Small-subunit ribosomal RNA from a wastewater metagenome, 1433 nucleotides, folded computationally. It matches the Rfam family "Bacterial small subunit ribosomal RNA". Gene Ontology terms of the family: ribosome and structural constituent of ribosome.
[in-house]
RNA sequence: AGAGUUUGAUCCUGGCUCAGAACGAACGCUGGCGGUAUGCUUAACACAUGCAAGUCGAACGUGAAAGUCCUUCGGGAUGAGUAAAGUGGCGCACGGGUGAGUAACACGUAGGUGACCUGCCUUUUUGCGGGGGAUAACUCUGAGAAAUCGGAGCUAAUACCGCAUACGAUGAGUGUAAUUGAAAAAACUCAUGAAAGAAUGCCUCUGCUUGCAAGCAUUCACAGAAAGAUGGGCCUGCGGAGCAUUAGCUAGUUGGUGGGGUAAUGGCCUACCAAGGCGACGAUGCUUAUCGGAUCUGAGAGGAUGAUCCGACACACUGGAACUGAGACACGGUCCAGACUCCUACGGGAGGCAGCAGUGGGGAAUAUUGCGCAAUGGGCGAAAGCCUGACGCAGCAAUACCGCAUGGGUGAGGAAGGUCUUCGGAUUGUAAAACCCUGUCAAUGUGGAAAAACGGCAUCUAGUCGAAUAGGCUAGGUGAUUGAUGGUACACAUAAAGGAAGCACCGGCUAACUUCGUGCCAGCAGCCGCGGUAAUACGAAGGGUGCGAGCGUUGUUCGGAUUUAUUGGGCGUAAAGCGCGCGCAGGCGGAUUUGUAAGCCAGAUGUGAAAUCUCGGGGCUCAACCCCGAAAGUGCGUCUGGAACUGCUAAUCUAGAGUGAUGGAGGGGAGUGAGGAAUUUCGCAUGUAGGGGUAAAAUCCGUAGAGAUGCGAAGGAACACCAGAGGCGAAGGCGUCUCUCUGGCCAUCUACUGACGCUGAGGCGCGAAAGCGUGGGGAGCAAACAGGAUUAGAUACCCUGGUAGUCCACGCCGUAAACUAUGUGAACUAGAUAUUGGCGCAUUGACCGCGUCAGUGUCGUAGCAAACGCGUUAAGUUCACCGCCUGGGGAGUACGGUCGCAAGACUAAAACUCAAAGGAAUUGACGGGGGCCCGCACAAGCGGUGGAUUAUGUGGUUUAAUUCGAAGCAACGCGCAGAACCUUACCAAGGCUUGAAAUCCCGGGAAUCCUCCCGAAAAGGAGGAGUGCCUUUCGAGGAAUCCGGUGACAGGCGCUGCAUGGCUGUCGUCAGCUCGUGUCGUGAGAUGUUGGGUUAAGUCUCGCAACGAGCGCAACCCCUAUCUUUAGUUGCCAGCAUUAAGUUGGGCACUCUAGAGAGACUGCCUGGGUUAACCAGGAGGAAGGUGGGGAUGACGUCAAGUCCUCAUGGCCCUUAUGCCUUGGGCUACACACGUAAUACAAUGGUUGAUACAAAGGGAUGCGACCCGGCGACGGUGAGCAAAUCUCAAAAAGUCAAUCUCAGUCCGGAUUGGAGUCUGCAAUUCGACUCCAUGAAGUUGGAAUCGCUAGUAAUCGCGGAUCAGCACGCCGCGGUGAAUACGUUCCCGGGCCUUGUACACACCGCCCGUCACACCAUGGGAGUUGUCCUUACC
Repeated sequence: AGAGUUUGAUCCUGGCUCAGAACGAACGCUGGCGGUAUGCUUAACACAUGCAAGUCGAACGUGAAAGUCCUUCGGGAUGAGUAAAGUGGCGCACGGGUGAGUAACACGUAGGUGACCUGCCUUUUUGCGGGGGAUAACUCUGAGAAAUCGGAGCUAAUACCGCAUACGAUGAGUGUAAUUGAAAAAACUCAUGAAAGAAUGCCUCUGCUUGCAAGCAUUCACAGAAAGAUGGGCCUGCGGAGCAUUAGCUAGUUGGUGGGGUAAUGGCCUACCAAGGCGACGAUGCUUAUCGGAUCUGAGAGGAUGAUCCGACACACUGGAACUGAGACACGGUCCAGACUCCUACGGGAGGCAGCAGUGGGGAAUAUUGCGCAAUGGGCGAAAGCCUGACGCAGCAAUACCGCAUGGGUGAGGAAGGUCUUCGGAUUGUAAAACCCUGUCAAUGUGGAAAAACGGCAUCUAGUCGAAUAGGCUAGGUGAUUGAUGGUACACAUAAAGGAAGCACCGGCUAACUUCGUGCCAGCAGCCGCGGUAAUACGAAGGGUGCGAGCGUUGUUCGGAUUUAUUGGGCGUAAAGCGCGCGCAGGCGGAUUUGUAAGCCAGAUGUGAAAUCUCGGGGCUCAACCCCGAAAGUGCGUCUGGAACUGCUAAUCUAGAGUGAUGGAGGGGAGUGAGGAAUUUCGCAUGUAGGGGUAAAAUCCGUAGAGAUGCGAAGGAACACCAGAGGCGAAGGCGUCUCUCUGGCCAUCUACUGACGCUGAGGCGCGAAAGCGUGGGGAGCAAACAGGAUUAGAUACCCUGGUAGUCCACGCCGUAAACUAUGUGAACUAGAUAUUGGCGCAUUGACCGCGUCAGUGUCGUAGCAAACGCGUUAAGUUCACCGCCUGGGGAGUACGGUCGCAAGACUAAAACUCAAAGGAAUUGACGGGGGCCCGCACAAGCGGUGGAUUAUGUGGUUUAAUUCGAAGCAACGCGCAGAACCUUACCAAGGCUUGAAAUCCCGGGAAUCCUCCCGAAAAGGAGGAGUGCCUUUCGAGGAAUCCGGUGACAGGCGCUGCAUGGCUGUCGUCAGCUCGUGUCGUGAGAUGUUGGGUUAAGUCUCGCAACGAGCGCAACCCCUAUCUUUAGUUGCCAGCAUUAAGUUGGGCACUCUAGAGAGACUGCCUGGGUUAACCAGGAGGAAGGUGGGGAUGACGUCAAGUCCUCAUGGCCCUUAUGCCUUGGGCUACACACGUAAUACAAUGGUUGAUACAAAGGGAUGCGACCCGGCGACGGUGAGCAAAUCUCAAAAAGUCAAUCUCAGUCCGGAUUGGAGUCUGCAAUUCGACUCCAUGAAGUUGGAAUCGCUAGUAAUCGCGGAUCAGCACGCCGCGGUGAAUACGUUCCCGGGCCUUGUACACACCGCCCGUCACACCAUGGGAGUUGUCCUUACC
């Protein structure tokens, strides 16, 4: 000191959360020792038991007993004048506890008291004379259960009561005395008011006469007065809670006079008189609360708190009251009342732990019914001493702070074990073990402090009193005596590493990571958020991190939070400027001078208790802790000084403000009268069938004469053009013209006043529209309402009507996106431009120009701002004053109050809930936004699909199984270029378990071949033949192979394509996708890539803060179209010969074949275009503007497809999810969809004849000729590993014949029969042939597909797979069209731009009701408690 969290990303605003410190804490886990502190925060709830305040015989009168001793057994002595009770004195008002009440002179601080008191203590001074009468105790007696009380009698005092005396006491008077008055006070007079003795010693005087006392001495006590000290009472200034949704309060109230009361002032009380007193600087009321020193936190300013310790206050079961006393209205006193508890003989009594312990209860929670008066302190006493739950100690509690220990060194076979692993290793880890040491603490034993000094006692010395070498008193010396803690602290010794480590965390914030388990489950979570099968976030383990006798959690406070902002924030759009003005209080205020000294500044002084905090020292071994000293305590009081600034006072000034004079502009306001255009209605006239309205209609008006047209009349409202970025007004707002009244503003002149000013809480006034009240008015328009349409509906949009209202007068309302979302006023800070109203200069004058003042706009510098933007009309730089804000929702709502006729307005919360809500800008995506452009995208055409039958694929259903995958385009004649067995993954049954195939090991046998039995087969069983190759130490070993066995392992078309590689589809052969450097921006990002043209193209060109580059485009590659050249066999044949035939000789010109080349580049011309790119046309050319076709697929998207091609992580199966076999299934069939084939016929069918291809295949092959069969085919087998032989017939076409529009000579499904071929095997389940049969179908609804030229359409041929099986697929050639105006629309795409609350990106986001559950809070028949107020009784 900051961090996380709003977004795809960014900046800002803003809240929430975290890291820190602290605690009288509590809870969880754990726990060795010591020191020092602390320990009912809740029920001021109730209390059993014990103790917490007594003491004095040196104030007084009484006065035992036990025990012991003696005894004459009666008793006596001692105990003992002791215990005990009583009278009396002092104390009990201190000490100790608690915080209920109290918002107050209660507390703090500073003062006052001339308005007061003060026991004990100190000092000074005076005195202590002389009398009296009682009473408790005690004795007798009575009442009562008890507590207790009564009667009679005796007695003492330092108890009580007179008298005397007394002062400087108290009171009164005179008086100093003059004075405004008060107070003090010299002197004098009168009156009033005291007392108590005790102890010790002595005998000089006196009395008895031993010695004692009434004498003397000393000490203590007692009384009066004065003073001190201490402690208090009362009064005052200032200071410190909340609520204004508490605004008025007050009758002893405020003051006066007389009286009373008190120690004392005072309405403290009382009688009378006056009518005051307090309050927005917050009275009164309500709520809450002891206050301070201080404590915690914070850099500080502040904020929070008020345990322990200290000071003050208040209280003592609750309420009230006084008595005694120096002091109380009294914690362990009294009286009364109340509640509660206890005793009781029922008549009456007793009690008060908020003292120390302790109990119950409450609670998350807080200790022993301990020891001692040894110390410190207190009470009494002359003293010894007694009392003291104050206090000193101990006990309990990790409650807090502090300290110490749980060992140290060496130690790599880097042990074992654990964990992970890529199986190599890594890690735990020098950690352990082992070896060598040490001994703190704990344990045991031995020794053993300080805290103790007073005092009294004994003794000695000195002084003093005294006659005294008695004695007392004072001072000093010596001696013995006193310890609860406690045999404690501490020291030493003994043995022994022995007895002593946990807790939390490890996704980010935040230091620390892996494996397994789990599978949106269980759970975690402070915030963000983890978990749906590979979780560093859950649980466990290993490892690690942090702290450590503790560690975490919870709660609370401060901090971070500048998130209430004095220090130190804001208000255009994020929350926030009142709708506007006037103005009381308040705040602030121009220039010069004088005085003053309230503020202010300086110095001095008093105080600010101690403790605490800070600093410097010191003491416990250190520290915590304790002691000493200093500083500080920012405050308050007093004195002295200063005079700049503020205030006050006095005087002056003119720059602010205002007045005056001369002019000026204006929809400023109020009232009055006037005007024309238009709408509507009415009257008359002309005139006839429509009018009106809409996207289209209808309701509606009209033959009873509308609409249209003309003339006339009535009435209300609003004022076209001018009109403008213009004017006026404080705002709302203001627009025909005239007149009257009236407010403000501007300019010029500079005559006057002399700070008269600014702002403005409350207050007052104005305040659009709508609305309300009363009375008018009502043409048009028009909520509500009615009807017609639209629609799924249409309480809307559209249409026809139409009432309030709109208008006027008067009165309310008081709100608007009342907005410039920008309060008012003042000063300062570049400009440019436009415009309104003045003035000046210049000009003869107008315009123009220049200058200036006041407005109204636009652009813009500096600056500001999160950005957008603002920018002399500031959102810049400053000042003054006011208003307002503090996360979103709940809510501008509820309640209360005020206002209002009402509607409602103003003021204005909380519970609860979320982690966001929000502003500006960026990139995308999207839009039934815009612009430009492209594509068989539409349009224009041709042919189809959708209807039929069949084939095939899919869904569904069925099934033992109908294996699996593919799912909009981009699954569905797809994987499958070919399921009868096999394939095959599925099902049933029968079998195998190191396995069908692989590697390693062991044993045996060479391999291999043949036959038989059983079985559906796999498998199983039996028998026979047979013995090779290499080496050799002749035992044997080895290679290949077979059989058997063992375990490592094999195997898996099992799961996950959402763990993956590879491959593929798709957008899309669309023209895009990016980078480097630079520049711009706080940033995300932008620029480049946008713009003007152009292209099939981000193709090219021009321009440009961009300049370049990459992947794409194009080109390079292949086929094809033309030509040249090379080469002619199996190809070809012009000419020559030959044949049935290029059959043969011959030839290589041509075709063709297949190598190498040429050719096309906008190269040339004309025009257009920016002298560009390029476009249009033309020439030449086989081909012309990419010639045609193919291959080639950018960054990426779809978690697209595939784990069943292959590869592969993880998981799963292992006598089975593996392997073998037979049979079945993948071929099922009510149905639905896709893709095809064939058709429905005459552009056709059938029959006959006849012509022309290309590209391919062929040895387990293609198979000619010939023969047989109607045919499929069979027999035979020439030729050919192919430009040679063969498949092989091309078909449509052409020529001829027939059919004549019909379910047909169309169509061929289906079925029956008979066959052929392939193959172990055609039943489930093949193809083909022949004969017979002859279904649907007569051109196909909504909808939908392909195609732009050698294309569509149509026709046949070949191939792969393959034993066989093709309407599918992949190729080949033959014949060979139509149409494209064009880009409005549908679909898809590209670029630019715009809006956005979307970013999973419109298949988005999102609003409300309802249903269910839960949370919080209401209403509710009622019932009940407490407080206060008011009213009544």